Small-subunit ribosomal RNA from an uncultured bacterium, 1491 nucleotides, folded computationally. Its mean pLDDT, the model's own confidence on a scale to 100, is 85.

RNA sequence: UUAGAGUUUGAUCCUGGCUCAGGACGAACGCUGGCGGCGUGCUUAACACAUGCAAGUCGAGGGCGUGGAGCAAUCCACGACCGGCGAACGGGUGCGUAACACGUGAGCGACCUGCCCACUUGCGGGGGAUAGCCGGCCCAACGGCCGGGUAAUCCCGCAUACGCUUUCGGGGCUUCAUGGUCCUGAAAGGAAAGCCGUAAGGCACAGGUGGAGGGGCUCGCGGCCUAUCAGCUAGUUGGCGGGGUAAUGGCCCACCAAGGCAAUGACGGGUAGCUGGUCUGAGAGGAUGGCCAGCCACAUUGGGACUGAGAAACGGCCCAGACUCCUACGGGAGGCAGCAGUGGGGAAUCUUGCGCAAUGGCCGAAAGGCUGACGCAGCGACGCCGCGUGGAGGAGGAAGCCCUUCGGGGUGUAAACUCCUGUUACCUGGGACGAACCUCGGAUUUCGAUCCGACUGACGGUACCGGGGGAGGAAGCACCGGCUAACUCUGUGCCAGCAGCCGCGGUAAUACAGAGGGUGCGAGCGUUGUCCGGAAUCACUGGGCGUAAAGGGCGCGUAGGCGGCUCGCCAAGCGUGCGGUGAAAGCCCGGGGCUUAACUCCGGGUCGGCCGUGCGAACUGGCGGGCUAGAGUCUGGUAGAGGUCGAUGGAAUUCCGGGUGUAGCGGUUGAAUGCGUAGAGAUCCGGAAGAACACCGGUGGCGAAGGCGGUCGACUGGGCCAGAACUGACGCUGAGGCGCGACAGCGUGGGGAGCAAACAGGAUUAGAUACCCUGGUAGUCCACGCCGUAAACGAUGGGCACUAGAUCCUUGGGGGAGCGACCCCCUGAGGGUCGGCGCUAACGCAUUAAGUGCCCCGCCUGGGGGAGUACGGCCGCAAGGCUGAAACUCAAAGGAAUUGACGGGGGCCCGCACAAGCGGUGGAGCAUGUGGUUUAAUUCGACGCAACGCGAAGAACCUUACCUGGGCUUGACAUGCAGGGGAAUGUCUGGGGAAACCCGGGCAGUCCUUCGGGACUCCUGCACAGGUGCUGCAUGGCUGUCGUCAGCUCGUGUCGUGAGAUGUUGGGUUAAGUCCCGCAACGAGCGCAACCCUUGGGACUAGUUGCCAGCGAGUAAUGUCGGGGACUCUAGUUCGACUGCCGGUGCCAAACCGGAGGAAGGUGGGGACGACGUCAAGUCAUCAUGGUCCUUACGUCCAGGGCUACACACGUGCUACAAUGGACCGUACAGAGGGGCGCAAGGCCGAAAGGCGGAGCCAAUCCCAGAAAACGGUCCUCAGUUCGGAUUGUCGGCUGCAACUCGCCGGCAUGAAGCUGGAAUCGCUAGUAAUCGCGGAUCAGCGAUGCCGCGGUGAAUACGUUCCCGGGCCUUGUACACACCGCCCGUCACGCCAUGGAAGCUCGGAGUGCCCGAAGUCGGUGUCGCAACCGCAAGGAGCAAGCCGCCGAAGGCAAGCCGAGUGACUGGGGCGAAGUCGUAACAAGGUAACC
Repeated sequence: UUAGAGUUUGAUCCUGGCUCAGGACGAACGCUGGCGGCGUGCUUAACACAUGCAAGUCGAGGGCGUGGAGCAAUCCACGACCGGCGAACGGGUGCGUAACACGUGAGCGACCUGCCCACUUGCGGGGGAUAGCCGGCCCAACGGCCGGGUAAUCCCGCAUACGCUUUCGGGGCUUCAUGGUCCUGAAAGGAAAGCCGUAAGGCACAGGUGGAGGGGCUCGCGGCCUAUCAGCUAGUUGGCGGGGUAAUGGCCCACCAAGGCAAUGACGGGUAGCUGGUCUGAGAGGAUGGCCAGCCACAUUGGGACUGAGAAACGGCCCAGACUCCUACGGGAGGCAGCAGUGGGGAAUCUUGCGCAAUGGCCGAAAGGCUGACGCAGCGACGCCGCGUGGAGGAGGAAGCCCUUCGGGGUGUAAACUCCUGUUACCUGGGACGAACCUCGGAUUUCGAUCCGACUGACGGUACCGGGGGAGGAAGCACCGGCUAACUCUGUGCCAGCAGCCGCGGUAAUACAGAGGGUGCGAGCGUUGUCCGGAAUCACUGGGCGUAAAGGGCGCGUAGGCGGCUCGCCAAGCGUGCGGUGAAAGCCCGGGGCUUAACUCCGGGUCGGCCGUGCGAACUGGCGGGCUAGAGUCUGGUAGAGGUCGAUGGAAUUCCGGGUGUAGCGGUUGAAUGCGUAGAGAUCCGGAAGAACACCGGUGGCGAAGGCGGUCGACUGGGCCAGAACUGACGCUGAGGCGCGACAGCGUGGGGAGCAAACAGGAUUAGAUACCCUGGUAGUCCACGCCGUAAACGAUGGGCACUAGAUCCUUGGGGGAGCGACCCCCUGAGGGUCGGCGCUAACGCAUUAAGUGCCCCGCCUGGGGGAGUACGGCCGCAAGGCUGAAACUCAAAGGAAUUGACGGGGGCCCGCACAAGCGGUGGAGCAUGUGGUUUAAUUCGACGCAACGCGAAGAACCUUACCUGGGCUUGACAUGCAGGGGAAUGUCUGGGGAAACCCGGGCAGUCCUUCGGGACUCCUGCACAGGUGCUGCAUGGCUGUCGUCAGCUCGUGUCGUGAGAUGUUGGGUUAAGUCCCGCAACGAGCGCAACCCUUGGGACUAGUUGCCAGCGAGUAAUGUCGGGGACUCUAGUUCGACUGCCGGUGCCAAACCGGAGGAAGGUGGGGACGACGUCAAGUCAUCAUGGUCCUUACGUCCAGGGCUACACACGUGCUACAAUGGACCGUACAGAGGGGCGCAAGGCCGAAAGGCGGAGCCAAUCCCAGAAAACGGUCCUCAGUUCGGAUUGUCGGCUGCAACUCGCCGGCAUGAAGCUGGAAUCGCUAGUAAUCGCGGAUCAGCGAUGCCGCGGUGAAUACGUUCCCGGGCCUUGUACACACCGCCCGUCACGCCAUGGAAGCUCGGAGUGCCCGAAGUCGGUGUCGCAACCGCAAGGAGCAAGCCGCCGAAGGCAAGCCGAGUGACUGGGGCGAAGUCGUAACAAGGUAACC
């Protein structure tokens, strides 16, 4: 000293990316802003700069001028000039630079060094010029020319001189080594300056030696990206000689040689000042280099030298370029990347401040001067640090605001209020440290100096201290869906908006906006950007590669890496001791100073490193010797589709010839194209050709891989076994490299039977450029040469070693047995399967490892897409291959496994699911519902099954929700309050009106009372009512459906990292998860079944209104009466059925089959009953209800209309089409219901509907009530009819306030369509279908043919489970999970974005060659010119302008190279709610998919 989270899925584990929480900043932006301290502040345009300042100083080097003082000598001040020193420091910036530039450590035996220090020596004597100045002249300016004269610490000889320099010698010492060092000889050469001071002396000056500090040069090591930069190099590499420099050196030159560098990355390109450090990080590391410090580089751009100790010089010079300014146009001037400041650029970065008081620098002897270095101040919350905005008390708790279930809760001790304090700001008084030098005065003195006092402060009247008043002036920002701490209301309604990721918003948003409240931080808070972290997501520490991204297709082998046993030596690695270095600052620790802290001072540590040196010798390494276990050689065997070449064989196919023979063949799901009467196919014989090698054949063998298959031969590679003779580590791996390398493809030449891309035809189809069929060319084959890819796969690199087994096969050796094949045991090599430990995300692997280790290589350089694409390079004849990006875009893409769902997957099994059968629908007419249309309205809902004779079990008004019109507004209805009136209430009545309603009139008539009033009612007003308005996607409840299907789960245990599994699977069995057996499960719950109702048999009890056998009575007749309790029946109890019994089957069991008995037999029939759940299924219009909306209207009342519309379409029905029928007559038999605003008999009227009337019945009593089909009989005889009844006319009846829109019924008349219904489709398995009638609810009546019930008559068929539909269980595949009505691909069309190519166009960069050639050094020349030296002079020496030459910046020309931008047009790519075409993939995806 190491923290994680969100996000791929229905869920899980893993992989993997994206994102967040942290820290940091020279920051910027938004909102806000009280004070102080310390820091810090152009990251962009090394863009351009106005103005001021930033380097001067010395009179004790020199002369002169001016001013002043003085009588003067002279002194003081100032000025330019000569001269000295400085100006090479300090300050700025980061352009350039990938380099000895920097860091670190060494070296120079190859060097320089002003000022400073130490030591030493010296300073003698001469000469010359020149600026200033004066005179003249040119000039706009800058400036310049001529003449005259002058000084020096200016310049020049001479003297002297060393241990100095140069040349030539001699000797000693030393070193790895050259020019080291010491002694010594000869020759030559080389110095100087003065000033101040009375003096002493001081300061200068010159030669030499040394030091310190500074610098120059060289080397080792270290630190960026790119190989889509692989070769670079001509002064290049070295040598000899020379030049040059302080000095080495190709630094430069001539000549000679041909080298030098590079995969350990040269050369090129891009980027970049380097470091101490800084930020981050646990560390390793990563990022960074602002301030401060060290080094470097630069100073408008490029070049150059001069001066000098030092420069190729930021505030010097010359030249060239660009730019700016001045100009009298002739010429000139300039360089803020110094401080401040301006413009510009930019998201963005300050005052044209004070001072030299301090520190430091330059000059000076000093005083002092100068100093935008520096010290301070100013501005900016830019950062760090500190402080404050008050403290205590104060209510079951004010107001306001917010929420609310209306009770209350929150803000909240918060405020008010009371009592205090006094930081800070403000006022006022005092008031520093930083200061000591110098100088002056004094003292001491070893004469170097020391002490005391005085003087000196920009900051500054600042810090600090005291006093005063007074809570008085001082709080914001972000956030509150998860990550992540903090929740409610309102508004909004996929809009407006939010968003770091996931994602929010489509009417209840904790996610938008506002508010209340809360959370976090606080003079700040957020946002943006960048870096590190998290990220073990480049993994050294610390990762991987079977399936997630990732093993090279395979081998040989180079460099490299790694390497057996043993002995000796060395000491490079390694270890250890010591020494040097590792600047300061920083960092850490301890301490000190500012009130604290930040900040700062002191001490210690650290500074991971490098260098030197001593020692050690295990290990690695090096050298030498030895060994045989690795490796190899040898001998003898052995298996094999190993390879190459040649030869050869039979079967089959096709073709050709011939024979036989006749109508077809062929092909397919079915066909057609095709072949065939010119003789096919079939069959027989003969021949030709090419290709491939049946059986053996294998889970087999061989090979490095690709791959290799008839037989024989030749040549040839490798393996294995046995033996132990030989070599003696000779080994393993292997970047580059080289070779091999299926198929397809390419070139040349052959060959061509079969097959078969392309192509053609035929089918299929919506289409069918496919799948199927008939043909058919490249090709397939051979030779030679290319290509070099693959799902080249074990998706698994090679080598060595180690780590349980079982079993099979191939092939050696040894042993046993056997005649032998075979077999058994031991031991090798190889090929498989299973499996333990271990490993793995899981699947799985498991001595043939995916286990455990070591060595080497390859790959992933790291999300998915873009894309194996583009560009570049290399290879190729081409096709193409190898290498291999980016922009942009997405929040995932993926692996394995799990549960489901699904499959034109499989297995098992059910269901009127099909099939078998009966009857229907679909056609007609009508009824009814719906769609559509229409309408003022045709109210609303229901929409596949599971809406559509449904809500409707009753729409003429009402209902009624709709429309039109007319009214009402506390309301048609509830509760309460206030005021006023009245008794409540009942009833009569006038006017208007369609009514509602409006405006009036009259009559009758209470109760309690505390006499106020109350109950009640009317009016007015207020709270409120009311709404079939919306949301069934806010809900409750209820319901439908899968489905009466047999399933759905839980507890504990067990297994699995987990989702989850097990149980519930399996074997049987069942209607059933029904039961049995088995089993890591054992139990349990909801379902199933049973319990309930009904029906079928019996018993018991009971006997009216029901019954009537026997007895009696009576009638025309009838249980009519007495009576009976037998029977039927009624309705209550109970029995009965349980696979209980028998036989068989079943391993056992469960159970099944058959049988007996029984009214009933294997759940007897029917009903009620509907698991977990699914469909955001249905219903806000039954009801209830959250929210929302309306409030003289979306409420309510009324009248009329509409819901009944009608060109159509569909569903459900009725009636039919007829003779198994219709009509008429006659005759018979039910059950279950209903009836008091009711059912109604008999009777009467009417032809009927119906009417009159009313017995009886509150109903086992009476009534509705005739049941009908049936049966008997008659007619009809196949016809649009004696079928059918629609439609229409007319006359009636009934209900009702009222039948016009719009009822039902009756009579007469009318007499439509329809002659069994296309595709398609429905119901039903027995008392069922079919058929026949009866009843009921609702209801005044009825549109009922509907619905719910009831009984009568009463069938047919089921082989079977292939197929359609639905379902259950197991299993399999999956890219589905909104779950196949899923998912998903490509073209096209549209919009947007980035990008490749492209005739070109534009710009930039580096370089090459040539031309021109400034300044300038160097070289040559140097007639003209020149004070010093020589010389009397002439002249010489020397200097030197000019000229010439080399080099040479900028510029020009030329051809290329690299890069960027742009470009008509063009290529693909990405993204984009609802576009087009198809259906490729995922399930056998409907032709398995893929390379």